[in-house]
Context: one part of a larger RNA
RNA sequence: CUGGGCGUAAAGCGCGCGUAGGUGGUUGAUUAAGUUGGAUGUGAAAGCCCAGGGCUUAACCUUGGAACUGCAUCCGAUACUGGUCGGCUAGAGUACAGUAGAGGGAAGUGGAAUUUCCGGUGUAGCGGUGAAAUGCGUAGAGAUCGGAAGGAACAUCAGUGGCGAAGGCGACUUCCUGGACUGAUACUGACACUGAGGUGCGAAAGCGUGGGUAGCAAACAGGAUUAGAUACCCUGGUAGUCCACGCUGUAAACGAUGUCUGCUAGCCGUUGGAAUCCUUAGAGAUUUUAGUGGCGAAGCUAACGCAAUAAGCAGACCGCCUGGGGAGUACGGCCGCAAGGUUAAAACUC
Numbered sequence: 001c002u003g004g005g006c007g008u009a010a011a012g013c014g015c016g017c018g019u020a021g022g023u024g025g026u027u028g029a030u031u032a033a034g035u036u037g038g039a040u041g042u043g044a045a046a047g048c049c050c051a052g053g054g055c056u057u058a059a060c061c062u063u064g065g066a067a068c069u070g071c072a073u074c075c076g077a078u079a080c081u082g083g084u085c086g087g088c089u090a091g092a093g094u095a096c097a098g099u100a101g102a103g104g105g106a107a108g109u110g111g112a113a114u115u116u117c118c119g120g121u122g123u124a125g126c127g128g129u130g131a132a133a134u135g136c137g138u139a140g141a142g143a144u145c146g147g148a149a150g151g152a153a154c155a156u157c158a159g160u161g162g163c164g165a166a167g168g169c170g171a172c173u174u175c176c177u178g179g180a181c182u183g184a185u186a187c188u189g190a191c192a193c194u195g196a197g198g199u200g201c202g203a204a205a206g207c208g209u210g211g212g213u214a215g216c217a218a219a220c221a222g223g224a225u226u227a228g229a230u231a232c233c234c235u236g237g238u239a240g241u242c243c244a245c246g247c248u249g250u251a252a253a254c255g256a257u258g259u260c261u262g263c264u265a266g267c268c269g270u271u272g273g274a275a276u277c278c279u280u281a282g283a284g285a286u287u288u289u290a291g292u293g294g295c296g297a298a299g300c301u302a303a304c305g306c307a308a309u310a311a312g313c314a315g316a317c318c319g320c321c322u323g324g325g326g327a328g329u330a331c332g333g334c335c336g337c338a339a340g341g342u343u344a345a346a347a348c349u350c
Stems, first nucleotide, its partner, number of pairs: 004321003007304002012318001014201004021194003025088007033081002035077008049065006091191001092188004096183004103177007110154001115149007125136002162169002206247006215241002220236004258317006266295012299306002323350003332343004
């Protein structure tokens, strides 16, 4: 390279947008580049292969043929692919009318709770544990009532419910804003799919500058436990957690399942629409559509299992894998303030 693969054995980039490239609906005409037929030229000789001949044979030598699967030119063919021109509407999109939603950003508002402070009542404990102790408390704690401050998070509703490309998103109101779905008509007329590089987004932790700090809590301190206890348990407690701006760019970033398209038994839920029907006006039934779940046939699978949300049957494009360790390491490059990230070996060893 030809292959074989990628849910769990090695292997789907964390997720989008998109350049080059690859691939591409239907129909007519044209062209003849790919494709295909023929002819001509060339494709040195030797060698290989086939049939003869010569050394007593063989190796060897020699004659002829075949082959040289290629290249160039010319003349044809036109189904498919490509090019050019024209048409179509089933892909894709636009307009219109609606629908649902924790989709995103900003501003404002609210109640419950924790903590602290102030004041009242009140007296000896509180707290914590397996049991304790450290700790708090007669300078009046804990309990209880009233008030105030401040920060963070939004109980119930809540649902294999919803939205988002993924990360993720949950009190309420307003403003700005993205996408999806449904319906019927009109319009554009292949405008599409994927996507190396590139570019954007990207939990938590971490970093920089400036704020903020109620609760929680790495580090740290103390008390226990223990042979020890640099832990598990307890009392405290700083970074951090929160906000603004900037950086980092990683996760079991998981459905461990790339994106897009078509096709392939059924049954039962649930969310958002649409249509029809019945009706007791409560709702229900049927059909259809976009999601989201549970079973299950064929088929697939090493098995587990998957099964119209495929891991089935096919197509297009990208990414990735190739025994374990060494190692996602070293070196070098690029990126980063750093932490580190990314790209990525070999010796050696089994």
A computed fold for a 350-nucleotide part of an RNA from a metagenome, annotated as small-subunit ribosomal RNA, central domain. The coordinates come from a structure-prediction model, not an experiment, and the mean pLDDT is 87. The full RNA is in RNAcentral, with records from SILVA. Its Rfam family is "Bacterial small subunit ribosomal RNA".